[in-house]
Transfer RNA from a Patescibacteria group bacterium, 72 nucleotides, folded computationally. It was read from a public genome assembly. Its mean pLDDT, the model's own confidence on a scale to 100, is 82.

RNA sequence: GCGGGCGUAGUUUACCGGUAAAACGCUUCCUUGCCAAGGAAGAGACAGUGGGUCCAAUUCCCAUCGCCCGCU
Numbered sequence: 001g002c003g004g005g006c007g008u009a010g011u012u013u014a015c016c017g018g019u020a021a022a023a024c025g026c027u028u029c030c031u032u033g034c035c036a037a038g039g040a041a042g043a044g045a046c047a048g049u050g051g052g053u054c055c056a057a058u059u060c061c062c063a064u065c066g067c068c069c070g071c072u
Base pairs, nucleotide, nucleotide: 001071002070003069004068005067006066007065010024011023012022013021018055026042027041028040029039030038048064049063050062051061052060
């Protein structure tokens, strides 16, 4: 330098065109003599960044940044 893959809540993963789901973690409450376990409720990401297409995009396209793999 060239090609490819990945980048979604604190963490690990879904969804892959119709206003983002789950687990763990976190907060409050219940249970308990206390802790743990268990039960109930709740907060938290607008999807790496920017732009484009579309009535509508995390999802398609382009650029760019980071990480990983391969090639020269």